[in-house]
RNA sequence: AGGGGGUUAGCUCAACUGGUAGAGCACUCGUCUCCAAAACGAGAGGUUACGGGUUCAAGUCCUGUACCCCCUGCCA
Numbered sequence: 001a002g003g004g005g006g007u008u009a010g011c012u013c014a015a016c017u018g019g020u021a022g023a024g025c026a027c028u029c030g031u032c033u034c035c036a037a038a039a040c041g042a043g044a045g046g047u048u049a050c051g052g053g054u055u056c057a058a059g060u061c062c063u064g065u066a067c068c069c070c071c072u073g074c075c076a
């Protein structure tokens, strides 16, 4: 330099064909317990990397940028 994949909750990851953004763990509260853990119940938590575009509607389609991973190549 070229090609491919990825970026969504604190962490790890879903979201089929564009149509209400979710799960597990963690966190907070409650029940239980002498206390705690476990278990069970509830809750909080989101600029879907950052811009632009298309659309009635975008995590999803198009485009620019940034960062991460893989492959190929070049220089040394």
Stems, first nucleotide, its partner, number of pairs: 001072007010025004019056001027043005049065005